This is a predicted structure of a 73-nucleotide RNA (transfer RNA) from Amycolatopsis sp.
RNA sequence: GCCUUGGUAGCUCAGGGGAUAGAGCGUUCGCCUCCUAAGCGAAGGGUCGUAGGUUCGAAUCCUACCCAGGGCA
Numbered sequence: 001g002c003c004u005u006g007g008u009a010g011c012u013c014a015g016g017g018g019a020u021a022g023a024g025c026g027u028u029c030g031c032c033u034c035c036u037a038a039g040c041g042a043a044g045g046g047u048c049g050u051a052g053g054u055u056c057g058a059a060u061c062c063u064a065c066c067c068a069g070g071g072c073a
Stems, first nucleotide, its partner, number of pairs: 001072007010025004018056001027043005049065005
């Protein structure tokens, strides 16, 4: 330098054009319990890597760039 996979919540990851962007774990609060753990319920937490483009509508499609992994030279 070229090819390829990925970047979404604190962590691990779903979601591949249209709904208010979701799950598990973690955090906080409540219930339960003599207390703790476990269990149950709720809450908070998101520039969807960055910037443009396409579209009535983009986390999703296209382009460039950034970061990480893999391959070739």
The coordinates come from a structure-prediction model, not an experiment, and the mean pLDDT is 81. The source organism's lineage runs through Bacteria, Bacillati, Actinomycetota, Pseudonocardiales and Amycolatopsis. Rfam family: tRNA. It is annotated as a transfer RNA. The RNAcentral record of the sequence draws on ENA and MGnify.